[in-house]
Formats: sequence, C1' cells, structure tokens
RNA sequence: AGAUUAGAAGGCGAUGGAGUUCGCCUGAACCGUCUGCAACCCGGACUGAUGACUCCUGGCCGCCG
Repeated sequence: AGAUUAGAAGGCGAUGGAGUUCGCCUGAACCGUCUGCAACCCGGACUGAUGACUCCUGGCCGCCG
C1' cells in the first nucleotide's frame, strides 16, 4: 500500500436546518411528474424547501395596518 472478513457505526428518501417517526442502502440506497419524438438528445407544461408530521429559515401570492 492492497485484498478479505468481522465489528462499530454510517448513509439515503427531486432546493436549507432541527425534532419525531417510517422505509431503503452497505459502496449502494438517491438524482420529481406529464407530454412531443421509434428512442435518445432536445423542446413544451406542472407541483414542492417534508418520505410523513411539527417547528425554524428563505421564497412566491392575496388581504389589512
């Protein structure tokens, strides 16, 4: 330095942080939806800071002061 095995743990769930909880992954899990195109590339349209719940931060829209 590399390989293998085991353990401790760790990581992920389409844009930030935290708590709770669910699911998934061990070098993978994960990297949104619809539509046009034979398909890809590419084009058009749409939802959302959550996997889910709550809170904070940021953003957008409406109303009032």